Annotation
SAM riboswitch aptamer (S box leader) from an Alphaproteobacteria bacterium, 119 nucleotides, folded computationally.
[in-house]
RNA sequence: AACUCAUCAAGACCAGCCGAGGGAUAGGCCCUUUGACGCUGGGGCAACCGCCAGGAAAUCUGACCGAUUUUUUGGAAAGGUGCCAAUUCCUGCGAGAGCGUGCUCUCGAGAGAUGGGUC
Numbered sequence: 001a002a003c004u005c006a007u008c009a010a011g012a013c014c015a016g017c018c019g020a021g022g023g024a025u026a027g028g029c030c031c032u033u034u035g036a037c038g039c040u041g042g043g044g045c046a047a048c049c050g051c052c053a054g055g056a057a058a059u060c061u062g063a064c065c066g067a068u069u070u071u072u073u074g075g076a077a078a079g080g081u082g083c084c085a086a087u088u089c090c091u092g093c094g095a096g097a098g099c100g101u102g103c104u105c106u107c108g109a110g111a112g113a114u115g116g117g118u119c
Stems, first nucleotide, its partner, number of pairs: 002118007013042005021031003025092004043084003048080002051075010088111001093108007
């Protein structure tokens, strides 16, 4: 990089450095010299993996105990990641509904992000 699965309406900021763009893409809208974006340090948020405790089911056993697997509830931010403007900032494609007929709302898809898995 590719494929696959899950989640994406909640949550969480200070300091130092740098100096002009940034918010993936296009449009909109927004952030930004009152210093954004990025980097560094500290702080914080969050249970995806992993960890701890309990419940249930299946398998192993003649049965129990026990173990393993799956699933579920709770805990922990001392492990591995991630995140800390705006719903993934909104829309883009499709369907439906409403009415002020070009807007609004709802659902789905696509794209993207993060994590787990496979090769």

The coordinates come from a structure-prediction model, not an experiment, and the mean pLDDT is 84. It matches the Rfam family "SAM riboswitch aptamer (S box leader)". About the family: The SAM riboswitch is found upstream of a number of genes which code for proteins involved in methionine or cysteine biosynthesis in Gram-positive bacteria.